RNAcentral holds the sequence, with entries from Ribocentre.
SAM riboswitch aptamer (S box leader) from Neomoorella glycerini, 104 nucleotides, folded computationally.
The model forms 97% of the base pairs in the Rfam consensus.
Its Rfam family is "SAM riboswitch aptamer (S box leader)". Its family is annotated with regulation of gene expression in the Gene Ontology.

């Protein structure tokens, strides 16, 4: 990198440190940013893997967070394709993307 499965409108610094201008995947928008971006450290959130218990079972439920990830503005910020509805708005699904676990 490819494939499979699951999840993606909840939660997490209102004065933390270093750092200095960029960032929100890409395009179009719309936003965030010197009242300080990215990145790193610390803190925090969640609970996919994991640990304990339980129900009789290839799964569900309850609890926990030492370890492996992940996340920590806005719904995956919104849209782009299809269907529905329709003045605008809006609804459903797909695609794309992200994360985890497994596999090649």
């Nucleotide at each position: 990198g490819g494939c499979u499965u699951a999840u993606c409108g909840a939660g997490a610094g209102c004065a933390g440190g270093u750092g200095g201008a960029g960032g929100g995947a890409a395009g179009g928008c719309c936003c965030c940013g010197a009242u300080g971006a990215a990145a790193c450290c610390c803190g925090g959130c969640a609970a996919c893997c994991c640990c304990g218990g339980u129900a009789u079972u290839u799964u569900g439920c309850c609890g926990g967070a030492a370890g492996g990830u992940g996340c920590u503005a806005a719904a995956u910020g919104c849209c782009g394709c299809a269907g529905g509805a329709a003045g605008a708005c809006c609804c459903u699904g797909a695609g794309a993307g992200a994360u985890a676990a497994g596999u090649u």